[in-house]
Context: one part of a larger RNA
Molecule: large-subunit ribosomal RNA, domain II
Organism: bacterium
RNA sequence: GCCAACGAGUUAAUUAAGUGUUGCAAGCUUAACCAAAAUAAUUGGGGAGGCGUAGCGAAAGCGAGUCUGAAUAGGGCGUCUAGUAGCACUUAUUAUACCCGAAACCAGGUGAGCUAUCCAUGAGCAGGGUGAAGCUUGGGUAAAACCAAGUGGAGGCCCGAACCCGUGUAGGUUACAAACUGCUGGGAUGACUUGUGGAUAGAGGUAAAAUGCCAAUCGAACCUGGAGAUAGCUGGUUCUCCUCGAAAUAGCUCUAGGGCUAGCCUGAUAUGAAGAUUUGCAGGGGUAGAGCACUGAAUGGAUUUCUGCAAGGCAACUUGCAGGAUCCAAUCAAACUCCGAAUACUGCAAAUUACUAUAUUGGAGUCAGUCUGCGGGGGAUAAGCUUCGUAGGCAAAAGGGAAACACCCCAGAUUAUCAUCUAAGGUCCCUAAAUCAUAGCUAAGUGGAAAAGGAUGUGAGAAGACUUUGACAACUAGGAGGUUGGCUUAGAAGCAGCAAUCCUUUAAAGAAUGCGUAAUAGCUCACUAGUCAAGACUUUCUGCACCGAAAAUGUAACGGGGCUGAAAGCUAUGUACCGAAGAUAUAAUUGUUAGUGCUUCGCACUAACACGCGGAAUUUUGCGGAACGAACGCAGAACAGGGCAGAAUUUUUUCUGCGAUUGUCUGCGUAAACUCUGCGAUAAUCAGCGUGCUAAUGCGGAGUAUUAGCAAGGUAGAGGAGCGUUUUUAUUGCUGUGAAGUCGAUUCGCGAGAAUCGGUGGAGCGAUAAGAAGUGAGAAUGUUGGC
Numbered sequence: 001g002c003c004a005a006c007g008a009g010u011u012a013a014u015u016a017a018g019u020g021u022u023g024c025a026a027g028c029u030u031a032a033c034c035a036a037a038a039u040a041a042u043u044g045g046g047g048a049g050g051c052g053u054a055g056c057g058a059a060a061g062c063g064a065g066u067c068u069g070a071a072u073a074g075g076g077c078g079u080c081u082a083g084u085a086g087c088a089c090u091u092a093u094u095a096u097a098c099c100c101g102a103a104a105c106c107a108g109g110u111g112a113g114c115u116a117u118c119c120a121u122g123a124g125c126a127g128g129g130u131g132a133a134g135c136u137u138g139g140g141u142a143a144a145a146c147c148a149a150g151u152g153g154a155g156g157c158c159c160g161a162a163c164c165c166g167u168g169u170a171g172g173u174u175a176c177a178a179a180c181u182g183c184u185g186g187g188a189u190g191a192c193u194u195g196u197g198g199a200u201a202g203a204g205g206u207a208a209a210a211u212g213c214c215a216a217u218c219g220a221a222c223c224u225g226g227a228g229a230u231a232g233c234u235g236g237u238u239c240u241c242c243u244c245g246a247a248a249u250a251g252c253u254c255u256a257g258g259g260c261u262a263g264c265c266u267g268a269u270a271u272g273a274a275g276a277u278u279u280g281c282a283g284g285g286g287u288a289g290a291g292c293a294c295u296g297a298a299u300g301g302a303u304u305u306c307u308g309c310a311a312g313g314c315a316a317c318u319u320g321c322a323g324g325a326u327c328c329a330a331u332c333a334a335a336c337u338c339c340g341a342a343u344a345c346u347g348c349a350a351a352u353u354a355c356u357a358u359a360u361u362g363g364a365g366u367c368a369g370u371c372u373g374c375g376g377g378g379g380a381u382a383a384g385c386u387u388c389g390u391a392g393g394c395a396a397a398a399g400g401g402a403a404a405c406a407c408c409c410c411a412g413a414u415u416a417u418c419a420u421c422u423a424a425g426g427u428c429c430c431u432a433a434a435u436c437a438u439a440g441c442u443a444a445g446u447g448g449a450a451a452a453g454g455a456u457g458u459g460a461g462a463a464g465a466c467u468u469u470g471a472c473a474a475c476u477a478g479g480a481g482g483u484u485g486g487c488u489u490a491g492a493a494g495c496a497g498c499a500a501u502c503c504u505u506u507a508a509a510g511a512a513u514g515c516g517u518a519a520u521a522g523c524u525c526a527c528u529a530g531u532c533a534a535g536a537c538u539u540u541c542u543g544c545a546c547c548g549a550a551a552a553u554g555u556a557a558c559g560g561g562g563c564u565g566a567a568a569g570c571u572a573u574g575u576a577c578c579g580a581a582g583a584u585a586u587a588a589u590u591g592u593u594a595g596u597g598c599u600u601c602g603c604a605c606u607a608a609c610a611c612g613c614g615g616a617a618u619u620u621u622g623c624g625g626a627a628c629g630a631a632c633g634c635a636g637a638a639c640a641g642g643g644c645a646g647a648a649u650u651u652u653u654u655c656u657g658c659g660a661u662u663g664u665c666u667g668c669g670u671a672a673a674c675u676c677u678g679c680g681a682u683a684a685u686c687a688g689c690g691u692g693c694u695a696a697u698g699c700g701g702a703g704u705a706u707u708a709g710c711a712a713g714g715u716a717g718a719g720g721a722g723c724g725u726u727u728u729u730a731u732u733g734c735u736g737u738g739a740a741g742u743c744g745a746u747u748c749g750c751g752a753g754a755a756u757c758g759g760u761g762g763a764g765c766g767a768u769a770a771g772a773a774g775u776g777a778g779a780a781u782g783u784u785g786g787c
Stems, first nucleotide, its partner, number of pairs: 001787006011095003015092010027051003033045004055062002065077004098236002101233001105226006116200009125190001127159003130155001134151006163187003168183004202218001204214003211220001239722006249262005263366002265363007274356001275353009289339001290337002295333003299329006306323007369394010399410003414588004419584003425578003428561003434575001436574006447563001453547002457544003461540004466535001474531005480504003486498002510525001514523002589712016609692005615686002619683001620681007631670007639663001643658006723776001725773010741760008
């Protein structure tokens, strides 16, 4: 890892609430216990007690009322009836309470055969080196001290095996080993090592002290118990189909990843349009915008008999600067407003719609949201940022488009179809559909990323000046004189600078536009003439392009190929087509609303009938059969009027079809009165009232079938209907002519599943109606077993 089996909302309660159902009902109900019977179930008794039938008040108490109160007022709570007991289900409470899971806490015990320290008693340490004290001898001294040699054999002394340890490194790392092996290294007569016996115990011991060690376990050992500790946390929680369908918000919270109440979902019941949308009318507002009248901010100018400072002056006063005030012009504001919308919100009315709304009650889930557009705050008018409001999506939504892409655009999937039409978006090829039409633009592969700024790119428009009396550009020629103007200056001669900027000759020529010189010189321009011959110059608005433009694996900033004058780019207009699970068509399933048929239940009301009562009129009358046949029903036929649909046609007629309706005719059926006849009765008949019972009918409920309309995406979650497993009871079956199990096939059911046939198997197993559950596995680092 796979397979198989096991594996999670259970049980209890004199508990509480609700729904369904059953019994009885102003009542309902027994508990312990007793008796009968007895394996037991069960039956009968038992009313002690409980709930209800009356409430109000703190209470005394009063009572359909009562409390408050001075009150006969007002107000609060009541009164005008339905309960109770069982069963089932749902939820809550208390218990382990859906299952698995801590680290921990407490109690009682077991451990020092590992290891720490200590006690008692034993044991061990090759070999080599160094050579302390002391002593001896000699020297030395007054005597000592002292010196030398020898002797001697001290030491947590030296080197180094055993022994003890574990420094560095390599290997090993499912190892030889849950700490090892090789090489290397430290101590090795000592605070040394070690055997045996003993001591110290967990709120503790021991510790040359590392939170070390106390049996591979140590910031508090292990075992058993309390114990299924607790877990606002993580994970898991098992069959099917159908209906509806959320939330990620507010308030409070030792609260913030938890809860409670409300909001939003769902089931039931009740009310029955109270809902929603649009329009009209009536409202309040101070937002957007705008404005400067207030509060503030803020620019320029003017005035000033205002204020301050500075300078000048004897003073008067003058000048300058700064400020205030007033006026003019032009501005700004979330915490400014002389003003002021659109929306939104509230109410009333009408219309449209049938989608809703409200109340009571059972059950929830939700309290981490997220993106996009719009209106704001924070931030840097950064963020796939953060925080509010508002709308839509995703969440819980599939399908088509955006190459791919929860969140964008289109559009909401009950099922089926090799049918039709569209949306967004597209129509050269990949790739379904236009190499479509008309008029323009772009040359940049712009399209197919970007700014300030820059530029004789090019299209369209506007304004102005010049021009055959010759413009613009180019070429040829001139561009002079007073004068080197004045001042300044070393110099200043058109051309460092300052002030001024005249006159003359001219076709024209500045006291000079630029370059240049030390200053001159020189070149050039303005200006003029000639040559040439038709347009040319400036400004401005605007469309599309150009530059500005640098990134990391590889083109890589159209999805790719590829596309440029008749674009496959852009602008404008138009037609056609493609394009989805959208719409339509056809068929089917389920739900729901309404109608209809059938069945059934409840309530209401009564004919007939039966019985009883009294009454009326008449002599005839009741029941059956036959014939006649008014009238009614059903079916068919043709005609007339009008309706709908389709086709043709000279556009105003014709033809065809359809179903409904009125009158006419035909056929069939039912059939009153009158008529005839058989049988019965003389007392019958008729209507009325009362009682009993009940069909029909009416209303309402339920079930079922059918027709029509509408609906059927879905997580958490609510509700409904079912399938299957084990077992019990009752009824009824199958099975050696082959049960269960198992393998395969076929059929049925939306599905969970069911049935049949064949093989295998070799002895039990079903169906129907109910009951009870150890009742459904793919997930839990699930448990056990197998591979």